[in-house]
Molecule: small-subunit ribosomal RNA
Organism: uncultured prokaryote
RNA sequence: GGGAGUUAACGCGUAGGAAUUUGCCCAGUAGUGGGGGACAACAUGUCGAAACACAUGCUAAUACCGCAUACGCCCUAUGGGGGAAAGCAGGGGAUCUUCGGACCUUGCGCUAUUGGAGACGCCUGCGUCGGAUUAGCUAGUUGGUGGGGUAAAGGCCCACCAAGGCUUCGAUCCUUAGCUGGUCUGAGAGGACGAUCAGCCACACUGGGACUGAGACACGGCCCAGACUCCUACGGGAGGCAGCAGUGGGGAAUAUUGGACAAUGGGGGCAACCCUGAUCCAGCCAUGCCGCGUGUGUGAAGAAGGCUCUAGGGUUGUAAAGCACUUUCAUAUCGGCGAACCCUGACGUUACCUACAGAAGAAGCACCGGCAAACUCCGUGCCAGCAGCCGCGGUAAUACGGAGGGGGCUAGCGUUGUUCGGAUUUACUGGGCGUAAAGGGCGCGUAGGCGGUCUAUCCAGUCAGAGGUGAAAGCCCAGGGCUCAACCUGGGAACUGCCUUUAUAACUUGCAGUCUAGAGAUCGAGAGAGGAUAGCCGAAUUCCUAGUGUAGAGGUGAAAUUCGUAGAUAUUAGGAAGAACACCAGUGGCGAAGGCGGCUAUCUGGCUCGAUACUGACGCUGAGGCGCGAAAGCGUGGGGAGCAAACAGGAUUAGAUACCCCGGUAGUCCACGAUACCCUGGUAGUCCACGCCGUAAACGAUGUGAACUAGACGUCAGGAUACUUGUAUCUUGGUGACGGAGCUAACGUAUUAAGUUCACCGCCUGGGGAGUACGGUCGCAAGAUUAAAACUCAAAGGAAUUGACGGGGGCCCGCACAAGCGGUGGAGCAUGUGGUUUAAUUCGAAGCAACGCGCAGAACCUUACCAGCCCUUGACAUACCAAUCGCGGUAACCGGAGACGGAUACCUUCAGCUCGGCUGGAUUGGAUACAGGUGCUGCAUGGCUGUCGUCAGCUCGUGUCGUGAGAUGUUGGGUUAAGUCGCGCAACGAGCGCAACCCCUGCCCUUAGUUGCCAUCAUUAAGUUGGGCACUCUAAUGGGAACUGCCGGUGACAAGCCGGAGGAAGGUGGGGAUGACGUCAAGUCCUCAUGGCCCUUACGGGCUGGGCUACACACGUGCUACAAUGGCGGAUACAGUGGGUUGCUACCUCGCAAGAGGAUGCUAAUCCCAAAAAUCCGUCUCAGUUCGGAUUGUUCUCUGCAACUCGAGAGCAUGAAGUCGGAAUCGCUAGUAAUCGUGGAUCAGCAUGCCACGGUGAAUACGUUCCCGGGCCUUGUACACACCGCCCGUCACACCAUGGGAGUUGGUCUUAUCUGAGGGCGUUGAGCUAACCCGCAAGGGAGGCAGGCGACCACGGUAGGGUCAGCGACUGGGGUGAAGUCGUAACAAGGUAGCCGUAGGGGAACCUGCGGCUGGAUCACCUCCU
Repeated sequence: GGGAGUUAACGCGUAGGAAUUUGCCCAGUAGUGGGGGACAACAUGUCGAAACACAUGCUAAUACCGCAUACGCCCUAUGGGGGAAAGCAGGGGAUCUUCGGACCUUGCGCUAUUGGAGACGCCUGCGUCGGAUUAGCUAGUUGGUGGGGUAAAGGCCCACCAAGGCUUCGAUCCUUAGCUGGUCUGAGAGGACGAUCAGCCACACUGGGACUGAGACACGGCCCAGACUCCUACGGGAGGCAGCAGUGGGGAAUAUUGGACAAUGGGGGCAACCCUGAUCCAGCCAUGCCGCGUGUGUGAAGAAGGCUCUAGGGUUGUAAAGCACUUUCAUAUCGGCGAACCCUGACGUUACCUACAGAAGAAGCACCGGCAAACUCCGUGCCAGCAGCCGCGGUAAUACGGAGGGGGCUAGCGUUGUUCGGAUUUACUGGGCGUAAAGGGCGCGUAGGCGGUCUAUCCAGUCAGAGGUGAAAGCCCAGGGCUCAACCUGGGAACUGCCUUUAUAACUUGCAGUCUAGAGAUCGAGAGAGGAUAGCCGAAUUCCUAGUGUAGAGGUGAAAUUCGUAGAUAUUAGGAAGAACACCAGUGGCGAAGGCGGCUAUCUGGCUCGAUACUGACGCUGAGGCGCGAAAGCGUGGGGAGCAAACAGGAUUAGAUACCCCGGUAGUCCACGAUACCCUGGUAGUCCACGCCGUAAACGAUGUGAACUAGACGUCAGGAUACUUGUAUCUUGGUGACGGAGCUAACGUAUUAAGUUCACCGCCUGGGGAGUACGGUCGCAAGAUUAAAACUCAAAGGAAUUGACGGGGGCCCGCACAAGCGGUGGAGCAUGUGGUUUAAUUCGAAGCAACGCGCAGAACCUUACCAGCCCUUGACAUACCAAUCGCGGUAACCGGAGACGGAUACCUUCAGCUCGGCUGGAUUGGAUACAGGUGCUGCAUGGCUGUCGUCAGCUCGUGUCGUGAGAUGUUGGGUUAAGUCGCGCAACGAGCGCAACCCCUGCCCUUAGUUGCCAUCAUUAAGUUGGGCACUCUAAUGGGAACUGCCGGUGACAAGCCGGAGGAAGGUGGGGAUGACGUCAAGUCCUCAUGGCCCUUACGGGCUGGGCUACACACGUGCUACAAUGGCGGAUACAGUGGGUUGCUACCUCGCAAGAGGAUGCUAAUCCCAAAAAUCCGUCUCAGUUCGGAUUGUUCUCUGCAACUCGAGAGCAUGAAGUCGGAAUCGCUAGUAAUCGUGGAUCAGCAUGCCACGGUGAAUACGUUCCCGGGCCUUGUACACACCGCCCGUCACACCAUGGGAGUUGGUCUUAUCUGAGGGCGUUGAGCUAACCCGCAAGGGAGGCAGGCGACCACGGUAGGGUCAGCGACUGGGGUGAAGUCGUAACAAGGUAGCCGUAGGGGAACCUGCGGCUGGAUCACCUCCU
């Protein structure tokens, strides 16, 4: 200097400590004398490709080694002993000299030692991620003694001794991670992070090792081993960019093989100077922060263009253009001053200053449905696509794509990823646990936490002061410097921490003592299904025996299986057995909970009350732990009456592995008889004994303990007082229901708290996956306990509200049922529909609320359909141009099916006028805009209509209540046809509905009398005429009359109801019109209107013919019948509504008749249609008829251009089915049903349909149990598209993640063992050896080197184990998917109430047994409260 791996550690942070070292630097003290021997370089030679190596020889030193000296230093047995150095350079007067110098002096050095500064090493307190599905770890391990080793304490190492050490305050193990100052965020507390800068640590290809040195076990040093790369002459060698640049690779992604040592700093050197990819600069990148520019002013003809439009306009928009200015920045050119203390400038074509030109060179990005500022058009049509969440898109998309416009930010903008925030959503600050997730099933109790009263003491906590420290930078404050800012810089504050010390003593702790209110104890009473053991009674059930007795019994919704004439059921007597204890019995009692119920005895736990002169805080809670713990279940052995999983049978059902019924504990298996089959006996449970299991809706869904906080009313067990002697008052403990404050999301709770507080424990953190998997523990098993993740959803949930619904409840109404009358369903026909057929059988309507409906009338037309033939600005409208002035009508010809085409004659000859072929109008021709469409969408619409329903409801204002949705009013008790009307009431009022007002009808009056009427007068055949308007009748936008007005009863003295009187009419007199808010995406685009889409020589228009009328069949609505209440014949009286000139037609004639021919009246209270018919009389006499009339034949009539497909009618003939109609179903409550005829609309003709009219004219209604529909109140709800709702599970298919899995691959940790490079250490060292010692010498000694050996040890090998991860045939469940299959388990009483635990069974949801819960509806009863 750079930052890859490792590290959960004294690694780091902070505060301390002692047993140390320290080159260079500073200060002090004392020295620096005198000798010696070598080895590099070098030379020569040899080996090698190279790296390099070896041999011989020469030589210097501040290199190396003795000797001398020793203030201080070290060792010590205190006597003593030991240990050092080096010179170099400059200058120089005297003196000396071998002439080199010596000597003196200065500087730099050297040696020893002391102290300092700075630095390293070591030790300690505290702090420092997650996991217990890691609970035990440890053998140098813990300590001691003695050594060794180190600079230094120490098991750091060794020998011996002892058996310790750590750990639920989390050891060990696993995963993850460099730590800090700080950074980001946050109000803070916190949370996340640890780039740049700074401090520390660890590391340098991987692993190990030491050497040198003051300092390393050393990034650019050494040795060894390993992997990799390179060189090689194949023998051997070399290397380590996680230094700066740079290359490759990987990746979403990250720069130049630049300049300079000018500055700052470092190393070396006396210095000059050298080195420095530290550093200072430059280059690249909008990566971030900061600053600046892309112009400024004016400019309305509101230009053009774009977009839009209600066609007027609006908007883009003063925006542009135009005019007048400016030049910051960029660019280009020129120039010079000054500055960074002297010299020295990489940056540098720098900053800065001056001058010139020209608006010139310079704007993008995402967004515009809500959150969240910003809207329109076009395209698209659940497609393409968007999307942060909600969600958008299926033909009018502010949500997709484009455009215009707009809001936002701006040299940036948006996306993606990540962190914090919002999130009080892990809650220390600052959450909860009745029902939303959450109280352990219950107790005892260990550790721990917390703890009554007074006194004294201590000062650990707490509180206060002082000192030290808390590096710098950063943050904050206020100054300074770059034009400002970012940035830089001097200062302050802060660093909330730790340590030391002082002081105080109220509180907490500790220690010592005291007290009695907590707790316990003693004595005396009391209640109790508290527990355990033993024994015993009676009723009942079943079985056995015997008697009586006879045909049934039993069972159900109804049945059957079953039992019974071999005698059941029933009944009587006797006996046996097991299990359970009626009444008492009670929101009564006891128990910690589970739970406990006949009687007696024994043993035993707890509780309450009263008294006390006892103990003296002994208490509360309670992680782990221990014990108890319903039912089911398991093991062994008994017992076995009833009941009863499984199982079998009978029913039910589409099925019914269920609900209901009958039986019932078998099968497998075991034992015995010799074996297999077979036979016999045993073999669930509930009960007993012993042992397991340990779970429940084990619930008050409410942990335990303590204190405090309104009441009134019951009940259980005690006590006290008073007297009226069975009551009251006071009090303790339990147990209830109500209720206030408070609390609560609400419901609710409320002295038995869910209120206000305290102590301790347990538990929760979106739904599903899942209380599951894996792992552990427990269990004989079943299983229990502990307990995840992937993945997936945007919800799941609570309480309450409004509706709707219920095979919930209450009240009430309706021809809803019942009581009646008549029908339909059977027949034939008519008509409509479905289906089928067809070229077409046009289209619509579809439960009620489509089906004699649109259609108040299809032969052509209608007509929309089909076939064929024609037309193309068109059959119809407006506009333009040209031509003609008439247009048109009548008659008739040719071709053709006709449309149409061709051709002819006759009649007629437009209006205005300014007099202009000017205007209007009409026709023809042409071209273009357009016409036209019964084509689509009624789910784009208007309008109209149906329906609930003429049901009595639907709302609003103000007030009040509620956090709110909402409620109240509108509910209640009466009453009504009615939300009709009284009364009551936190409501008071009001609106739309009801009623009334309107029309018809019923009575009277008034007015008016023609066409109506005629009592009186006259008259006639006749109200015919005169006359009259009294009567009838008619008419009136005239009036009266009916109001529970009157009486009685009843009711609440009300509203009203019942009865009566009077009255033409009586309680709405009868009928009609009238249809609230809304529901059904109800019906209608084919009445009409209309958005959008579609067709345009056709999906438009015209014509002829056909079809809508078909016909195996099914359904609806009707007509006619089946006959005697009738048919036929005859006779004859009485209506009302209507219609009529293209008409109704009297009357006459003809025809059997339909009808025809004449003729008359009537534009209608005048004339006509017009005959009313049921009625009455006669006949028929019960039959397929004198019933019935279909069908068919034939002859006619009428309408019409035309009756073939396809009209109606008449005559004659024919004479079918049908003898009253199965299941089922419709209408009707009085002038109604039934029955009888009459009229009208449509219409040329066609009516069994429709709409009206009158005639005759009933029966029945006890009543509201039931069916249907409706209204009100209430209740449950998992529904809100509202029960035609919701929803569960198997199965099938696709996809996804995951568990198991024979195994397989890899990582990591570990045990045992083998091997043993290099290295230091130990030992040896017979080989070698200059300095020192002895010796004259030879030689010897001391010391050392090579070499040998040993222990340690890296890599590596073998064997085993643990753990983690990948893959894995097959397999298990889970999740998600479009409209799959089977059922319907749950939600309502969900149609068998549901759920919990457990066991068995079953395609599946599930069913059944046992015990439990209410988080069950409904009804009744009991008790309690108000």